[in-house]
RNA sequence: GCCAGGGUAGCUCAGUGGUAGAGCACCGGUCUGAAAAACCGGGUGUCGUCGGUUCGAUCCCGACCCCUGGCA
Numbered sequence: 001g002c003c004a005g006g007g008u009a010g011c012u013c014a015g016u017g018g019u020a021g022a023g024c025a026c027c028g029g030u031c032u033g034a035a036a037a038a039c040c041g042g043g044u045g046u047c048g049u050c051g052g053u054u055c056g057a058u059c060c061c062g063a064c065c066c067c068u069g070g071c072a
Base pairs, nucleotide, nucleotide: 001071002070003069004068005067006066007065010024011023012022013021018055026042027041028040029039030038048064049063050062051061052060
């Protein structure tokens, strides 16, 4: 340099046009002498950045940035 895959919550990942979700973690509560476990409640987010298409974009298009793998 070329090709492919990926970038979404603290972590691991879903979500492929119509209000952003799960598990774990975390916080509060119930329970306990106190903890753990269990149960109840809480999402904590510029969906990598900028622009375009669209009534509407995490999703489609373009450029760029970063990560991984392959080729040279």
The RNA shown here (transfer RNA) has 72 nucleotides and comes from an Elusimicrobiota bacterium. Its Rfam family is "tRNA". Rfam classes the family as a transfer RNA. The organism belongs to Elusimicrobiota, within Bacteria. The prediction has a mean pLDDT of 81.